The RNA shown here (transfer RNA) has 76 nucleotides and comes from a Myxococcota bacterium. Lineage of the source: Bacteria > Pseudomonadati > Myxococcota. Model confidence (mean pLDDT): 80 of 100. The RNAcentral record of the sequence draws on ENA.

[in-house]
RNA sequence: UGGGCCCAUAGCUCAGUUGGUCAGAGCUGCCGGCUCAUAACCGGCUGGUCCCAGGUUCGAGCCCUGGUGGGCCCAU
Numbered sequence: 001u002g003g004g005c006c007c008a009u010a011g012c013u014c015a016g017u018u019g020g021u022c023a024g025a026g027c028u029g030c031c032g033g034c035u036c037a038u039a040a041c042c043g044g045c046u047g048g049u050c051c052c053a054g055g056u057u058c059g060a061g062c063c064c065u066g067g068u069g070g071g072c073c074c075a076u
Base pairs, nucleotide, nucleotide: 001075002074003073004072005071006070007069008068011027012026013025014024020058029045030044031043032042033041051067052066053065054064055063
């Protein structure tokens, strides 16, 4: 420098694949309960332009194209 594969969803780790019915779980954070108190535990709440830009479709996190970033591999 060229090529191939995989990944990109909430602050963090991830799920979500016949494209539709609510975008979710755990942790964190906040509030409350319990306790003499703290932790643990229990209940509740908050939190997302689903990497960016187009396209297909009545409808896209999910399909297609390009780009960006990250990881792995191959070649010179």